Predicted 3D model of a 350-nucleotide part of an RNA (small-subunit ribosomal RNA, central domain) from cf. Phormidesmis sp. LEGE 11477. Its mean pLDDT, the model's own confidence on a scale to 100, is 86.
Context: one part of a larger RNA
């Protein structure tokens, strides 16, 4: 290599844009690359086949002779596929009208609590724990009033509700600002799909620099517990947790499920818009798309399950797998300030 796979057995890049390619709606005319369909040559000879002959048979040898493949020329055929063309509108885009959201960015406001400071009232404990101690209080603590300052985080609303491509997004208002979904057809007219390499984004930790530091709280210090206890409980606490500029690129980055289209029973709930019936009106019912959860036909599945949001039933692209362990380890190379990330073997052994 053929083949067979990727939800959980080995395997879906973290997500997303995009080159280059591979695929790509409908009707018609042209040509005829590819495709079919004749004929020509050519494919040395030995060897394969086939069929006669020679050796006493075979092996051997000799004579003739063809299939078939490949290759080049020619002569038709035009369904499909490429190619030109001329058009179409169901893909895809766009305009118009609406319309729901913690979707992104920057500013500027709010309360609660929580710690500290300042005063006031009061007196002896507070505080923790299975139980206690460390710790904090007669220098007045804890508790309670009042005032004032920081920092972070934004109860109740809240909901298998909502947005986002994916990390993720949740107190109010204000600006800009991106994308969806309805509706409805004036417009363009295949303009589309996936995408190697590439680029951007990317939680948490971590790294530089400079602020900020209320809580929490790796490390560390101290009480306990223990046979010990470098832990689990408790006291205290640095780094970080937050902000700006940068960098880092990883997660069980999970639906462990890759995109894009078509197709294949239903029930029940929930967002979002429309439309109908109703009504004074909104609801209620009933329907259409678009999402989101659940239960479930056929089906598929080793089972567990999964079932219009498939892991059914098919086209198309792109990643990944090919026993375990050694290993995501060595090495090289790239990228990083650094941690380290990417790509990634093999002896050996079972």
């Nucleotide at each position: 290599u053929u083949g067979g796979g990727c939800g959980u057995a080995a395997a879906g890049c973290g997500u997303c844009c995009g080159u280059a390619g591979g695929c790509g709606g409908u009707u018609g005319u042209a040509a005829a690359a590819g495709u079919c369909c004749g004929u020509u040559g050519u494919u040395a000879a030995a060897g394969c086949c086939c069929a006669c002959a020679g050796c006493u048979c075979a092996a051997c040898u000799g004579u003739g002779g063809a299939u078939g493949g490949g290759c080049a020329a020619u002569g038709g055929a035009a369904a499909c596929u490429a190619u030109a063309u001329a058009a179409c509108u169901a893909g895809a885009g766009a305009g118009u009208g609406g319309u729901a959201g913690g979707g992104g960015u920057a500013g500027a406001g709010g309360g609660a609590a929580u710690u500290c400071c300042u005063a006031g009232u009061g007196u002896a404990g507070c505080g923790g724990u299975g139980a206690a101690a460390u710790g904090c209080g007669u220098a007045g603590a804890u508790a309670u009033u009042a005032g004032g300052a920081a920092g972070a985080a934004c109860a109740c609303c809240a909901g298998u509700g909502g947005c986002g491509a994916a990390g993720g997004c949740g107190c109010u208002c204000u600006a800009c600002u991106g994308g969806g979904c309805c509706a409805u057809u004036a417009c363009u007219g295949a303009c589309g799909c996936u995408g190697a390499u590439g680029g951007a984004c990317g939680a948490a930790a971590g790294c530089u620099a400079g602020g900020g530091g209320a809580g929490c709280g790796a490390a560390a210090g101290g009480g306990a517990u223990u046979a010990g206890a470098u832990a689990c409980c408790c006291c205290u606490g640095u780094a970080g947790u937050c902000c700006u500029a940068g960098c880092u690129g990883u997660a069980a980055a999970c639906g462990a499920u890759g995109g894009a289209c078509a197709c294949u029973a239903g029930g029940u709930g929930u967002u979002g818009c429309g439309c109908g019936u109703a009504u004074c009106g909104a609801c209620c019912c009933g329907u259409g798309c678009a999402g989101u959860a659940u239960c479930g036909a056929a089906g598929c599945a080793a089972a567990c399950g999964c079932g219009u949001u498939a892991a059914g039933u098919g086209u198309c692209c792109c990643g990944c797998c090919u026993g375990g362990g050694g290993a995501g380890u060595a090495c090289g190379c790239a990228c990083g300030c650094a941690a380290g990330u990417g790509u990634g073997a093999a002896a050996c052994u079972c």
Rfam family: Bacterial small subunit ribosomal RNA.
Taxonomically the source falls in Phormidesmis (Bacteria, Bacillati, Cyanobacteriota, Leptolyngbyaceae).
The sequence was found in a public genome assembly.